[in-house]
RNA sequence: UAGCUGCAGGGGCAAACCCGUCGCGAGGCGGGGGCGCAAAGCCAUGGGUCUCUCGGACGAUGGGAGAUCGCCAGGUUGCCAGC
Numbered sequence: 001u002a003g004c005u006g007c008a009g010g011g012g013c014a015a016a017c018c019c020g021u022c023g024c025g026a027g028g029c030g031g032g033g034g035c036g037c038a039a040a041g042c043c044a045u046g047g048g049u050c051u052c053u054c055g056g057a058c059g060a061u062g063g064g065a066g067a068u069c070g071c072c073a074g075g076u077u078g079c080c081a082g083c
Base pairs, nucleotide, nucleotide: 003083004082005081006080012037013036017032018031019030020029021028022027035070041076042075043074045073046072047071048068049067050066051065052064053063054062
């Protein structure tokens, strides 16, 4: 330096739920909380899921605009220990 592995120490993140706030909504942000996480750091590029909207008939199929990286894949950066 690279790859693989993860039962240690120290530290990190933070699901459900509750409060506040923003959004039509999916959800975002802040506080509490702690189920879990070695990329649960970052990026919506592909797929999935979800929301709004157009059209349609309130369905199916389709167009548009969004949400989610803690659904999966991909890209990119990276701490500690062991091999």
Predicted 3D model of an 83-nucleotide RNA (c-di-GMP-I riboswitch aptamer) from Thermalbibacter longus. It matches the Rfam family "c-di-GMP-I riboswitch aptamer". Rfam's curators write: GEMM was predicted in a large-scale screen for bacterial structured RNA regulatory elements. Its mean pLDDT, the model's own confidence on a scale to 100, is 83. The source organism's lineage runs through Bacteria, Thermomicrobiota, Thermomicrobia, Thermomicrobiaceae and Thermalbibacter.